[in-house]
Context: one part of a larger RNA
Molecule: small-subunit ribosomal RNA, central domain
Organism: pig gut metagenome
RNA sequence: UUGGGCCUAAAGCGUCCGUAGCCGGUUUAAUAAGUCUCUGGUGAAAUCCUGUAGCUUAACUGUGGGAAUUGCUGGAGAUACUAUUAGACUUGAGACCGGGAGAGGUUAGAGGUACUCCCAGGGUAGAGGUGAAAUUCUGUAAUCCUGGGAGGACCGCCUGUUGCGAAGGCGUCUAACUGGAACGGUUCUGACGGUGAGGGACGAAAGUUAGGGGCGCGAACCGGAUUAGAUACCCGGGUAGUCCUAACUGUAAACGAUGCGGACUUGGUGUUGGGGUGGCUUUGAGCUGCUUCAGUGCCGAAGGGAAGCUGUUAAGUCCGCCGCCUGGGAAGUACGGUCGCAAGACUGAAACUU
Numbered sequence: 001u002u003g004g005g006c007c008u009a010a011a012g013c014g015u016c017c018g019u020a021g022c023c024g025g026u027u028u029a030a031u032a033a034g035u036c037u038c039u040g041g042u043g044a045a046a047u048c049c050u051g052u053a054g055c056u057u058a059a060c061u062g063u064g065g066g067a068a069u070u071g072c073u074g075g076a077g078a079u080a081c082u083a084u085u086a087g088a089c090u091u092g093a094g095a096c097c098g099g100g101a102g103a104g105g106u107u108a109g110a111g112g113u114a115c116u117c118c119c120a121g122g123g124u125a126g127a128g129g130u131g132a133a134a135u136u137c138u139g140u141a142a143u144c145c146u147g148g149g150a151g152g153a154c155c156g157c158c159u160g161u162u163g164c165g166a167a168g169g170c171g172u173c174u175a176a177c178u179g180g181a182a183c184g185g186u187u188c189u190g191a192c193g194g195u196g197a198g199g200g201a202c203g204a205a206a207g208u209u210a211g212g213g214g215c216g217c218g219a220a221c222c223g224g225a226u227u228a229g230a231u232a233c234c235c236g237g238g239u240a241g242u243c244c245u246a247a248c249u250g251u252a253a254a255c256g257a258u259g260c261g262g263a264c265u266u267g268g269u270g271u272u273g274g275g276g277u278g279g280c281u282u283u284g285a286g287c288u289g290c291u292u293c294a295g296u297g298c299c300g301a302a303g304g305g306a307a308g309c310u311g312u313u314a315a316g317u318c319c320g321c322c323g324c325c326u327g328g329g330a331a332g333u334a335c336g337g338u339c340g341c342a343a344g345a346c347u348g349a350a351a352c353u354u
Base pairs, nucleotide, nucleotide: 004325005324006323007308008307012322014202015201016200017199021195022194023193025089026088027087028086029085030084031083033082034081035078036077037076038075039074040073041072042071048066049065050064051063052062053061054060092192093189094188095187096185097184098183104178105177106176107175108174109173110172111155112154118149119148120146121145122144126137127136163170164169207248208247209246210245211244212243216242217241221237222236223235224234259321260320261319262318263317264316267299268298269297270296271295272294273293274292275291276290277289278288279287280286303310304309327354328353329352336347337346338345339344
C1' cells in the first nucleotide's frame, strides 16, 4: 500500500461555522469532454505460436506467416450514464406568516423565610471536638439567648430518566436586548444542498497577569491525634484559590467512551412541546380518548455483535464526506517547529527491549 477496522480490545478531532476538494433531487433540449463501437497510423527487434531450411538429430540458427504488445494518436459514428450549457419543476433546502413551549445567551435592577461569620445587649461556667481524645476558645465574659446592623457567597422546597443549548454548560424574581428549535399554513424562492483538508470561533475545573473583593469552604502550610512509621484518612487553625472586572491559557473519563448528513427496516409502554379530531362538563379550554409531527426514556421482533449488549434516538441494511487505528514498552518522551507571560499546549519519532 491493499485489505480490515474505530461503544468496551489500538482507533470518532471537545464542539460548531466554513474555504478548497469530493458527492449531489425530478425533467426537456443541445453539445459530445469522459464513456462505448468501427476504422487508419504507431506500439523496433529478440521473446511466444506455427510451416519450412541448415547442422546425423535435439538444443540452436535462418526464413515465411500469425498472435500478443491490454498503450498513445488521427478519423467516422452512438448518446443510456457522468459532465457542460440553456430552460422547466417541487418533494431536498431556505424564506415568510401564525399561535404556543423552554434553567438558551447578554446586561441592568430588585428580593430571600433561613444558614454561617462579625458587631451590640442580656446571661454564667465551661464550651468545641471525637471511636476515644487532645490541640483550640473562655474571667479582656466564651458556648447559650435576644434583637438590630454590616458583609460576602449562594439561590432550598418547586426539581421530574423535565426542559433549553453545537458542545462546554444553563436553576430566586423582574425588565430590556437577543440566538435557536418544534408545530401549523390553499404563501413565496426554485437545488440555492451534504460533508469539510487547511482556517476561524466557542470551549468545565484548575492555572496565569493586573485591579477589586474575601462570609463560608479550603490545596500548600502549622498544630493535635492515630500509628511500628503517618509527609494520610479523623480533629483545631489556615494562605493561594473559590467571587467580580479586563485579558491569557485551550485542556478533561470535554463520555452516549458511539463523527456529520440522508434513505430504508415488526412492535409495546411512559413522558415533554406543537397540530388534527371525538366525548364528558362544574363553561375553567377543566377532565379525558384517538391520531399525527418533533424531542426524550424504558422493554423488546428481525438483524447485528466475541460477548456484554444494541435494536426506527441502531452498534440493523445502504449511500456521501471527513477524522482516526495498525502488538506491548521505550512515549505522548527526545529533537525540531508553531503558539503561550509562565505553567505548558499542538505536532511527534528512533535506538533499544519484549